About this RNA:
Model confidence (mean pLDDT): 79 of 100. c-di-AMP riboswitch aptamer (ydaO/yuaA leader) from Paenibacillus endophyticus, 160 nucleotides, folded computationally. RNAcentral holds the sequence, with entries from Rfam. Its Rfam family is "c-di-AMP riboswitch aptamer (ydaO/yuaA leader)". On this family, see Barrick et al., Proc Natl Acad Sci U S A 2004: "New RNA motifs suggest an expanded scope for riboswitches in bacterial genetic control".
[in-house]
Order: sequence, then C1' cells, then structure tokens
RNA sequence: AAUCCUUAAUCGCUGAAUUCUGACAAAGAAUCGGGGGAACCAAAGAGCGGGAUCCAAGUGGUCCGUGCUCAGGGGUGAAUCGGUUGGAGUUUUUCAACCGUAGGGCGACUUUUGCGCCCGAAUCCGUCAGCUAACCUCGUAAGCGUCCAAGAGAGGAACU
Repeated sequence: AAUCCUUAAUCGCUGAAUUCUGACAAAGAAUCGGGGGAACCAAAGAGCGGGAUCCAAGUGGUCCGUGCUCAGGGGUGAAUCGGUUGGAGUUUUUCAACCGUAGGGCGACUUUUGCGCCCGAAUCCGUCAGCUAACCUCGUAAGCGUCCAAGAGAGGAACU
C1' cells in the first nucleotide's frame, strides 16, 4: 500500500412499523398503516328437478324458492400471468426446476433522461367480506449494507 473477515458507532436501505411519557417495568399517548361497516351505484354462477304464469303450443319464454349436484371466496403485499421439462394425480388439477413477464426496489437532497444491479415471495381468514359517511376494530414487526453519469432546481460551507 492492497485485499479479506469481524466488532462498535454514525449514517443509510426494504417496510406502515417511528416518536414521547414511564421505574430501561406494566402500560399509555401521538404518528403512520390495515380491516370491518349505510345510502347511491355496482353485482346477481352453472346443471338437474319442482311450482306459478304466458304464448305463436315446442327439447318454448318469464318468475319463484331453506330442493339436489358441481365450482368456493377473500385479505396483507410489488410479488401477477404464462411457456418448457419432469414427478404425482386422472372431470378438473397439483408440486418442482428453468426461462420469461404484469408489477416493484436500489445506485446518499428533489426531479428528468440514460446506464447498471436486484425482487417478482411469503402468509392469514375459514364458506364469509363490492363500494361505503357515521361508527367499530387491529398493527406499529422483521431483515439488511448500496454508492454511475448528465440537465434543471434547492440547500450548505469556505474565501473575497
């Protein structure tokens, strides 16, 4: 001098997930975020069978419903939707890998345009939920360590 690893602090990133009080307690408050919940609007599964009714009278139309069978549905989140291959299953489908993709994040003031690097999961409710004022209710975690340009704007420091 270079490289790698670890620790501490500052600072920063994803995210709603921060701040204050309190005895570093129990807990409370503020903040930010989510869910439920009127009117209006929107929406109203398919098949079989039953009842009522209409007609141009037939494999017809319309309506009803606590009949039966099949299919469930929804929330948080950017995290959806496909293709190929293989396994399981054999009405449907499902799991894994790979490749894409709707969408999302970072490159240290904001923003625009480039360029580059990533994510594209997980989980919860339990047959139930559209929107939704009042109202009700819940959360305020967890995990990490990036740094390339140019234009415009803002702000700070130093010197004169």